[in-house]
Context: one part of a larger RNA
RNA sequence: GCCAGGGAGUUUACUUCUGUGGCGAGGAUAACUGCCUUAAGGCAGGCAUCCGCAGGGAAACCGAUAAGCCCGCAACCGCAAGGUGAGGGGCAGGGCGUGAAAGCGUCCGGAGUCACAGGGGUCAGACCCGAAGCCAGACGAUCUAGUCCGGGGCAUGGUGAAGCGCGGGUAAAACCGCGUGGAGGCCAGAAGCAGUGCUACGUGCAAGUGCAUGCGUGACCUUGGAUUAGGGGUAAAAAGCCAAUCGAGUCUGGUGAUAGCUGGUUCCUGCCGAAAUUGGCCUAAGUCAAGCCUCAGCUGAGGAGGGUGCGGUGGUAGAGAUACGGAUUGGGGAUUUAGGGCUUUAACCGGCUCGGUCCUUUGUCCAACUCCGAAUGCCGCACCUCUGUAGACGCUGGGAGACGGGGGCCCGGGGUAAACUUGGGUCCCGAGAGGGGAACAACCCAGAGCACAGUUAAGGUCCCAAAAUAGUGGCUAAGUGUGAAAGGCAUAAGGGUGUCUAUGGUCGAAGACAGCGAGGAGGUUAGCUUAGAAGCAGCUACCCUUGAAAAAGUGCGUAACAGCUUACUCGUCAAGAUCAUAGGCCCCGUAAAUGGACGGGGCAAAGCCACUUACCGAUACUGUGCCAUCGCCACAAGCGAUGGGUAGGCAGGCGUCCUGCAAGGGCAGAAGCGUGUCUGUGAAGAUACGUGGACCUUGUUGGAAUGAGAAUCCUGGU
Numbered sequence: 001g002c003c004a005g006g007g008a009g010u011u012u013a014c015u016u017c018u019g020u021g022g023c024g025a026g027g028a029u030a031a032c033u034g035c036c037u038u039a040a041g042g043c044a045g046g047c048a049u050c051c052g053c054a055g056g057g058a059a060a061c062c063g064a065u066a067a068g069c070c071c072g073c074a075a076c077c078g079c080a081a082g083g084u085g086a087g088g089g090g091c092a093g094g095g096c097g098u099g100a101a102a103g104c105g106u107c108c109g110g111a112g113u114c115a116c117a118g119g120g121g122u123c124a125g126a127c128c129c130g131a132a133g134c135c136a137g138a139c140g141a142u143c144u145a146g147u148c149c150g151g152g153g154c155a156u157g158g159u160g161a162a163g164c165g166c167g168g169g170u171a172a173a174a175c176c177g178c179g180u181g182g183a184g185g186c187c188a189g190a191a192g193c194a195g196u197g198c199u200a201c202g203u204g205c206a207a208g209u210g211c212a213u214g215c216g217u218g219a220c221c222u223u224g225g226a227u228u229a230g231g232g233g234u235a236a237a238a239a240g241c242c243a244a245u246c247g248a249g250u251c252u253g254g255u256g257a258u259a260g261c262u263g264g265u266u267c268c269u270g271c272c273g274a275a276a277u278u279g280g281c282c283u284a285a286g287u288c289a290a291g292c293c294u295c296a297g298c299u300g301a302g303g304a305g306g307g308u309g310c311g312g313u314g315g316u317a318g319a320g321a322u323a324c325g326g327a328u329u330g331g332g333g334a335u336u337u338a339g340g341g342c343u344u345u346a347a348c349c350g351g352c353u354c355g356g357u358c359c360u361u362u363g364u365c366c367a368a369c370u371c372c373g374a375a376u377g378c379c380g381c382a383c384c385u386c387u388g389u390a391g392a393c394g395c396u397g398g399g400a401g402a403c404g405g406g407g408g409c410c411c412g413g414g415g416u417a418a419a420c421u422u423g424g425g426u427c428c429c430g431a432g433a434g435g436g437g438a439a440c441a442a443c444c445c446a447g448a449g450c451a452c453a454g455u456u457a458a459g460g461u462c463c464c465a466a467a468a469u470a471g472u473g474g475c476u477a478a479g480u481g482u483g484a485a486a487g488g489c490a491u492a493a494g495g496g497u498g499u500c501u502a503u504g505g506u507c508g509a510a511g512a513c514a515g516c517g518a519g520g521a522g523g524u525u526a527g528c529u530u531a532g533a534a535g536c537a538g539c540u541a542c543c544c545u546u547g548a549a550a551a552a553g554u555g556c557g558u559a560a561c562a563g564c565u566u567a568c569u570c571g572u573c574a575a576g577a578u579c580a581u582a583g584g585c586c587c588c589g590u591a592a593a594u595g596g597a598c599g600g601g602g603c604a605a606a607g608c609c610a611c612u613u614a615c616c617g618a619u620a621c622u623g624u625g626c627c628a629u630c631g632c633c634a635c636a637a638g639c640g641a642u643g644g645g646u647a648g649g650c651a652g653g654c655g656u657c658c659u660g661c662a663a664g665g666g667c668a669g670a671a672g673c674g675u676g677u678c679u680g681u682g683a684a685g686a687u688a689c690g691u692g693g694a695c696c697u698u699g700u701u702g703g704a705a706u707g708a709g710a711a712u713c714c715u716g717g718u
Base pairs, nucleotide, nucleotide: 001718002717003716004715005714006713011124013122014121015120016119017118018117019116020115021114022113023112026051027050028049032045033044034043035042036041055062056061065092068091069090070089071088075084076083077082093108094107095106096105097104098103127264128263130261134254135253136252137251138250139249145228146227147226148225149224150223151222152221153220154218156188157187158186159184163180164179165178166177167176168175192215193214194213196212197211198210200209230246232242233241234240267653268652269651270650271649272648277290278289279288280287281286292401293399294398295397296396297395298394302387303386304385306384307383308382309381310380311379312378313377318372319370320369325366326365327364330361331360332359333358334357335356337355339354340353341352342351343350405429406428407427408426409425410424411423412422413421414420434445435444436443449626450625451624452623453622454621455620459616460615461614462601463600464599468613470612471611472610473609474608475607481603482602494588495587496586498585499584500583501582502581503580504579505578506577507576515572516571517570518569519568521545522544523543526540527539528538551566555564556563627643628642629641630640631639632638654707656704657703658702660700661699662698663697664696665695672691673690674689675688676687677686678685679684
């Protein structure tokens, strides 16, 4: 891991609601007693007590309609209009409390009680398993820590303290040398002890070993005995150690401690179907109330979120700026204006300029600006539509779950931004399957009762792979592309004599544009400057002549000249040329880390743009048949609507065991087990054969230790 067996909402008491039954202004007995009875139990008594029959008030205390009026559902009557109208509703009236009163609060025209069953609540272990812990009493110092008592052990070497002897030395000492001597928490190292390093081992040789290493006459090691005990001991102190257990040992008990936390919680089908919000909480992993779901009852006529029209509301989007507040570009004018600077003057008076104020013109802005001002929205009315007497809307009561949400789009706040955060609206996922998007909760299509057939949606139609290698006209040469999007935005900025399209200007058979042929001169080397300056360093000027045309010179060049070239002109040639603007596709700009992605193959169409017709394609739609729920109808038939679903509510069933009653089967083969067939929406059931060898079943009543795949579940097997 697998298999088998076991394995979780139970029971008592009280309470509340619903259903069924008994009796009913009453209902019920409890302990206990008697009788019957083998027992279980049954019948009778037991009237104490409990609930109800009156409320109000803190209390003293006081104490209610025996139906006066109106409306009116169902129902009944009526041809109809309408009438009556249980229950129901509204008044009126009454009891009590309070108050001076007005008034306010509560109650009043009789329904309860007992039993059983079921849904909840409370007390209890209270659906099951699970702590770390707390307390009490015991048991532990055979491990280990300290201490005490009685014992044991430390190979062999090295070093050579004091003291002493001899010699030297001194006045005597000190002192020096040699010897002797054998000290030391001395040295090397065996036994022994340790546990510093390495890391082998790491289901080991070992729940701590191996190798290396340290200590090894001492604060040494060690045997036996004794002693200190759990908030206690012991500790050269590490919160170490106290029997592989220590920031409070172990065992047993309190004990099923508690767990707002994790996990698990066992058969079927049908109907409806949430929430992740608001408020409170030592509240934030929880819970209470409301909102949202469900079931039942009551009531009795409207309800609605849709559409159209009319009327109203409002200050957003946008826009605006001599309409306010605030921000803000440039120009012009006026004023003689607080002031600054420059200038003139001895000073005054002046001049120029910056600035101020005003006017005018021009260019821009604002959530907290508005002279304006939509669309949606919101409110009201009318009509339409949908829905409702087949009972809506609403009210009352029983039962919940939920109070971690998330995503897209639109509109906001925060943030550089985010698969970020925080709001409002809406749709979706959550709790939603199917088709598309390569794959992919929430993007596109579309809301799945079952079966079969057809038609479409999104998206597609070369192959993988269903369907046009369809059609028409263009574009692209980059494999651009073949990608709806992928955090947001975007034509990245900016470039392209790539190519296509459109528009406009200029030139052009009186010959354009490009090429080629020829000319491109003279005054003059213009003047100045300069060493020089001659078209071409620089400054000034830029005239005149001849001519078809030719600069006081476009570029190269020289030291300066020279030289080449251009403008300009003619010829040749013969048809468009050139400039600008805008757009389409394309290119550059364009960079990421293992080799790589249009899903892939591959494709110059199987790419892009515009248009056209077919086809494919889903649980959508349509058709046919069937099932279920609800309604009409109920004799069925028929018709209509509905049938995705987590938490959850409600309803109806299947199976297991026991049981009272009734009825059966079985050695001519029960149960169980195996295989097959059939039936039912399903839980399941029936049956045939085989095996097996003695019990079993059906209907109905009642009762449960009643259903297994999960709980690091328990036990066994493998």
Large-subunit ribosomal RNA, domain II from Candidatus Woesearchaeota archaeon CG1_02_57_44, 718 nucleotides, folded computationally. RNAcentral holds the full RNA, with entries from SILVA. Its mean pLDDT, the model's own confidence on a scale to 100, is 83. It matches the Rfam family "Archaeal large subunit ribosomal RNA". The family has 91 seed sequences and 2,955 matches in Rfam 15.1. Its Rfam clan is "LSU clan". Lineage of the source: Archaea > Nanobdellati > Candidatus Woesearchaeota.